[in-house]
Context: one part of a larger RNA
RNA sequence: CGUGGAAACUUGAGGAGCGUCCACAAUAGUACGAGAGGACCUUGUGGGACCGACCUCUAGUGUACCAGUUGUCCCGUUCUGGGGCAUCGCUGGGUAGCUAUGUCGGGCUGGUGAUAAGUGCUGAAAGCAUCUAAGCACGAAGCCCACUCCAAGAUCAGGUUUCAAUAACGAGACUCCUAGAAGACUACUAGGUUGAUAGGCAGGAGGUGUACGCGCAGUAAUGCGCUCAGCCGACCUGUACUAAUGUUCCAG
Numbered sequence: 001c002g003u004g005g006a007a008a009c010u011u012g013a014g015g016a017g018c019g020u021c022c023a024c025a026a027u028a029g030u031a032c033g034a035g036a037g038g039a040c041c042u043u044g045u046g047g048g049a050c051c052g053a054c055c056u057c058u059a060g061u062g063u064a065c066c067a068g069u070u071g072u073c074c075c076g077u078u079c080u081g082g083g084g085c086a087u088c089g090c091u092g093g094g095u096a097g098c099u100a101u102g103u104c105g106g107g108c109u110g111g112u113g114a115u116a117a118g119u120g121c122u123g124a125a126a127g128c129a130u131c132u133a134a135g136c137a138c139g140a141a142g143c144c145c146a147c148u149c150c151a152a153g154a155u156c157a158g159g160u161u162u163c164a165a166u167a168a169c170g171a172g173a174c175u176c177c178u179a180g181a182a183g184a185c186u187a188c189u190a191g192g193u194u195g196a197u198a199g200g201c202a203g204g205a206g207g208u209g210u211a212c213g214c215g216c217a218g219u220a221a222u223g224c225g226c227u228c229a230g231c232c233g234a235c236c237u238g239u240a241c242u243a244a245u246g247u248u249c250c251a252g
Base pairs, nucleotide, nucleotide: 001153005163006162007161008160009159010158014150015149016148017147020048021047022046023045024044025043026042032037050106051105052104053103054102058100059099060098061097065093066092067091068090069089070086071085072084073083074082075081110145111144113143118138119137120136121135172249173248175246176192177191178190179189180188197243198242199241200239201238202237203236204235206232207231208230213226214225215224216223217222
């Protein structure tokens, strides 16, 4: 830019992907074989690699969530307490998210489908024979379909449903704003007061591990009690307290 303007749901021309391997057990110590040995076919179970998704478990990370702690500077006039810097100062843990080493799933089942090598039927040329010349039937992990994903710029631009239209209305859309398990930007998605979109606040989950202060014991370091305390980023539920103001476009 096109498909008359829109919203939602779709068909699938066409394209891409997948396609795997091993072991064990049963059949069966059967067929076969003098024996030694030892199957096809069929069925079941387990596994490897690969692929996809996810975070309940396990294990990581988690740059300021909790605690401990060293040096130094500072606030607090001493003490107690707190802050800055030192790789996040170092150390022990760790929510969400993101992850694999973790968990779950996948290749299945299949087709009166078409075939390769190959195997055949009928059968002449060539009184025989011959799978081939006419005709007919089988036959692969491969092909096509099936399965998963994309897909109407498939310009033959498809389909269904609903909405909207002639002079200032109007289906709908953009900008803007609040955001996001979406994201480089854009796009996409959730919302914009008829509102839970984000922040705040409340409660909960979860993390850390028992705060400050006071009291008691001890010469003291320290311990005990109030105290499963105190503090807390992303998680869950609720709650309009704060911010979602405002301005436009639009076919016929």
Overview: The part of an RNA shown here (large-subunit ribosomal RNA, domain VI) has 252 nucleotides and comes from a Candidatus Anderseniibacteriota bacterium. RNAcentral holds the full RNA, with entries from ENA. Taxonomically the source falls in Candidatus Anderseniibacteriota (Bacteria, Bacteria candidate phyla). Its Rfam family is "Bacterial large subunit ribosomal RNA". The prediction has a mean pLDDT of 83.